[in-house]
Context: one part of a larger RNA
Molecule: small-subunit ribosomal RNA, central domain
Organism: uncultured rumen bacterium
RNA sequence: UUGGGUUUAAAGGGAGCGCAGGCGGCAUGUCAAGCGUGACGUUAAAUCUCGGGGCUCACCCCCGUUAUGCGUCGCGAACUGUCGUGCUUGAGUUCGUGGCAGGAAGGCGGAAUUCGCGGUGUAGCGGUGAAAUGCUUAGAUAUCGCGAGGAACUCCGAUAGCGCAGGCAGCCUUCCGUUGCGCAACUGACGCUCAUGCUCGAAGGUGCGGGUAUCGAACAGGAUUAGAUACCCUGGUAGUCCGCACUGUAAACGAUGGAUGCCCGCUGUUGGGCCUUUUGGGCUCGGCGGCCAAGAGAAAUCGUUAAGCAUCCCACCUGGGGAGUACGCCGGCAACGGUGAAACUC
Numbered sequence: 001u002u003g004g005g006u007u008u009a010a011a012g013g014g015a016g017c018g019c020a021g022g023c024g025g026c027a028u029g030u031c032a033a034g035c036g037u038g039a040c041g042u043u044a045a046a047u048c049u050c051g052g053g054g055c056u057c058a059c060c061c062c063c064g065u066u067a068u069g070c071g072u073c074g075c076g077a078a079c080u081g082u083c084g085u086g087c088u089u090g091a092g093u094u095c096g097u098g099g100c101a102g103g104a105a106g107g108c109g110g111a112a113u114u115c116g117c118g119g120u121g122u123a124g125c126g127g128u129g130a131a132a133u134g135c136u137u138a139g140a141u142a143u144c145g146c147g148a149g150g151a152a153c154u155c156c157g158a159u160a161g162c163g164c165a166g167g168c169a170g171c172c173u174u175c176c177g178u179u180g181c182g183c184a185a186c187u188g189a190c191g192c193u194c195a196u197g198c199u200c201g202a203a204g205g206u207g208c209g210g211g212u213a214u215c216g217a218a219c220a221g222g223a224u225u226a227g228a229u230a231c232c233c234u235g236g237u238a239g240u241c242c243g244c245a246c247u248g249u250a251a252a253c254g255a256u257g258g259a260u261g262c263c264c265g266c267u268g269u270u271g272g273g274c275c276u277u278u279u280g281g282g283c284u285c286g287g288c289g290g291c292c293a294a295g296a297g298a299a300a301u302c303g304u305u306a307a308g309c310a311u312c313c314c315a316c317c318u319g320g321g322g323a324g325u326a327c328g329c330c331g332g333c334a335a336c337g338g339u340g341a342a343a344c345u346c
Base pairs, nucleotide, nucleotide: 004317005316006315007300008299012314014200015199016198017197021193022192023191025087026086027085028084029083031081033080034079035076036075037074038073039072040071041070042069050064051063052062053061054060090190091187092186093185094184095182096181097180098179099178102176103175104174105173106172107171108170109153114148115147116146117145118144119143120142124135125134161168162167204247205246206245207244208243209242210241215239219235220234221233222232257313258312259311260310261309262308265291266290267289268288269287270286271285272284273283274282275281276280295302296301319346320345321344328339329338330337331336
C1' cells in the first nucleotide's frame, strides 16, 4: 500500500457555516470525452512467452510466433459525462395554524444568607467523632422591627421542552431566531458532503474598568497524626457577579460524524392534523423514552432515534511504554494551545 476497522479493544474532528473537490432524482434528445469493438501503424536487435528444430540430454544455439502499451481512422450508444428540452417525488417559497427554560436588552418580585441601626433579653454562642482556634458583659447567640447590598430563583419540575454544539428555568415587556402540522399554489434538482478557511464554543485562567452578599483555590490558625505541606474546624485573598477584549480546552459523552433510502411489532409521553358511536377510541405526521422480531455483534448489548441492509462525502486508527513529550513552525499578553517525532525499551 491493499485488505480491515473506529459505543466499550487503537480509532468520529467540541459544534455550525461553507469555497475548491467528490458524489448526485425522473423522462427524452444530442455529441461521442470516458467505455466497447474492428482495421491499420508503431512497439530496434538480443531477451521473455508459445510452437518447432539442432548439438546423445540439459545449459546453449537456430527458425517461426504472440503480447499488453501508444497513435490514427471507422463503427456502437446501455452506463458515466457534454449540451438542450420537459417533469415533480428531493430541496426551497407563499398561505393558514400551533409549540418552545432558543437568543439579546430592559423592568419588576418574594424567600433566604450577610451586614448596619434600634427594641426585648442574659451568659454563653459556635463547632466536632471528641475538641480547640474563633465570637461574646464594649452585651454576643436567640428574638422583633427598620434599613443596605449582592448573588441565586424553592414548589410547579417530569427517562418534560428548546437549541447546531457549548448550553438554556422567578415574573413581565420589546426585538430577533427556530421548528412542527395542514392544504393547495408556486420555483423546477436549485441537492448531499466538505480538506483549507471563517464563526460559535462549559468551567478555569488572563488584561482593563466596575461590583463583592454567599461560597471559597492560595494563605493563616485550631485539631487529627509517627508526620499531616491533607481529609475535619475557625477565618480568608484571588475568583465566583457585570461590561469590553483575549484564551479555545473538557469523561466538549450517546465515549456512537453527516445525508438519503429500505426493513416485524407492543407500550408511554410531547407538539400538531383528521375522523368518531365524545367516558373514550381510531388514523396520520414530527420529537423524546422503555421493551422486543428479523438481523447484527467477541460479548455486554444495538435493534425504524440501528451498532440491521445499502449508497455518497468528510474525519480518524495500525502493539505497550518513551509521549501528547522533544525539536521546529503557527497562534497567544501570559498561562498555555495546535501540529507532532526519534533513540531506547518490553